[in-house]
This is a predicted structure of a 349-nucleotide part of an RNA (small-subunit ribosomal RNA, central domain) from an uncultured prokaryote.
Context: one part of a larger RNA
RNA sequence: CUGGGCGUAAAGGGCGUGUAGGCGGCUUGUCCAGUCAGGCGUGAAAGCCCCGGGCUUAACCUGGGAACUGCGUUUGAUACUGUUAGUCUAGAGGUCGGGAGAGGAUGGUGGAAUUCCCAGUGUAGAGGUGAAAUUCGUAGAUAUUGGGAAGAACACCAGUGGGGAAGGCGGCCAUCUGGACCGAUACUGACGCUGAGGCGCGAAAGCGUGGGGAGCAAACAGGAUUAGAUCCCCUGGUAGUCCACGCCGUAAACGAUGUGUGCUAGACGUCGGCGGGGUUUAGGCUUCGGUGUCGCAGUUAAUGAAUUAAGCACUCCGCCUGGGGAGUACGGCCGUAAGGUUAAAACUC
Numbered sequence: 001c002u003g004g005g006c007g008u009a010a011a012g013g014g015c016g017u018g019u020a021g022g023c024g025g026c027u028u029g030u031c032c033a034g035u036c037a038g039g040c041g042u043g044a045a046a047g048c049c050c051c052g053g054g055c056u057u058a059a060c061c062u063g064g065g066a067a068c069u070g071c072g073u074u075u076g077a078u079a080c081u082g083u084u085a086g087u088c089u090a091g092a093g094g095u096c097g098g099g100a101g102a103g104g105a106u107g108g109u110g111g112a113a114u115u116c117c118c119a120g121u122g123u124a125g126a127g128g129u130g131a132a133a134u135u136c137g138u139a140g141a142u143a144u145u146g147g148g149a150a151g152a153a154c155a156c157c158a159g160u161g162g163g164g165a166a167g168g169c170g171g172c173c174a175u176c177u178g179g180a181c182c183g184a185u186a187c188u189g190a191c192g193c194u195g196a197g198g199c200g201c202g203a204a205a206g207c208g209u210g211g212g213g214a215g216c217a218a219a220c221a222g223g224a225u226u227a228g229a230u231c232c233c234c235u236g237g238u239a240g241u242c243c244a245c246g247c248c249g250u251a252a253a254c255g256a257u258g259u260g261u262g263c264u265a266g267a268c269g270u271c272g273g274c275g276g277g278g279u280u281u282a283g284g285c286u287u288c289g290g291u292g293u294c295g296c297a298g299u300u301a302a303u304g305a306a307u308u309a310a311g312c313a314c315u316c317c318g319c320c321u322g323g324g325g326a327g328u329a330c331g332g333c334c335g336u337a338a339g340g341u342u343a344a345a346a347c348u349c
Base pairs, nucleotide, nucleotide: 004320005319006318007303008302012317014201015200016199017198021194022193023192025088027086028085029084031082033081034080035077036076037075038074039073040072041071042070049065050064051063052062053061054060091191092188093187094185095184096183097182098181103177104176105175106174107173108172109171110154114150115149116148117147118146119145120144121143125136126135162169206247207246208245209244210243211242215241216240220236221235222234223233258316260314261313262312263311266294267293268292269291270290271289272288273287275285299304322349323348324347331342332341333340334339
């Protein structure tokens, strides 16, 4: 490279947006570039292959043919792909009307709890553990009552519930704002899908500057445990955790399952809509869009998955190619740094 693959064996990019590129609905004409057919020219010779000939055979030499799957040119064909000019509405978008939602940003605000401060009551213990001790307490702790301060997180509701591309999102209120869904539609008319690079977003930890600091808590200190204990347990405790702005750009960033479209038995839940009939009822039926459990065909090495596919097909991107060496070295790019990203080889089994 070919071929084969990517839930769990190696392998889906963390997620989106989008450039080039690739691919692309129905229908009519046009051109004939791709495509297909024929002709002509060329495709040196030798070699290979076929049929002969010459050395006593063979190797070797030699004649003819075929082949040279290609290229150029020319004459045609026009279904498909393409070009170009139109048409259409089933894709896509728009308009109108709805309802749902922890979607995002900003500003306010609330109660419970915790810690601290002040005051009252009150007295000898309190904490903590397997048991203890370090620790706190007669300078009055713990407990309890009243008042005050601060920061952080939002019990119940809460649900294989919801919304978001992913990361992730949960008290309440207001403002600004994104998306999806349903119903109607007399609008646009393929405007679509994917997407190398690029750009943006991206948990936690970490970094910079300035704030903040209640609780928790790497590091650290002490007490235990132990043969030892640089652990587990306990008492403390600093970065950090919080806010603003700027970096970092990684995770088992997982559904370990890329995106889009179409098709392929069902059953039972649940969330958001619509509809008609029957009726007054807690409900049942139908139909779209999500989200779950079970399960048939087919699929899979098995496990399993199974209309939310890992089934049947198509499109485009990413990725894999024995284990170790190694996601390392070197170089490049990025970063204040930590490091990230791209990414080998020798050697070895």
The prediction has a mean pLDDT of 88.